[in-house]
Molecule: SAM riboswitch aptamer (S box leader)
Organism: Labedaea rhizosphaerae
RNA sequence: CAUCCAUCCCGAGCGGCCGAGAGACCUGGCUCUUCGACGCCGCAGCAACCACCCAUCGUGGGCAGGUGCUACCGCCAGGAGCGAUGGAGG
Numbered sequence: 001c002a003u004c005c006a007u008c009c010c011g012a013g014c015g016g017c018c019g020a021g022a023g024a025c026c027u028g029g030c031u032c033u034u035c036g037a038c039g040c041c042g043c044a045g046c047a048a049c050c051a052c053c054c055a056u057c058g059u060g061g062g063c064a065g066g067u068g069c070u071a072c073c074g075c076c077a078g079g080a081g082c083g084a085u086g087g088a089g090g
Stems, first nucleotide, its partner, number of pairs: 001090001003088006013043005021032003025079005044070003049066002052061002054058001074082001
């Protein structure tokens, strides 16, 4: 990275650094943001995809592992050979 499968209205925030935009892209809206957003790091937490566990194999568990996630339904509507995450895969 081609391709395939599943999920995307549940849940879960503090601290430090930075300093102007951010909520993926286009149009329109709405919202967050110098009372410091977005991002990065640390810690904490949520979840249960993989791994793991089990006299009970389930709508099971969640201490330790690999990821992910922790404003707003993937923020909303329309559009697009759209995107994100996990697993498989050559």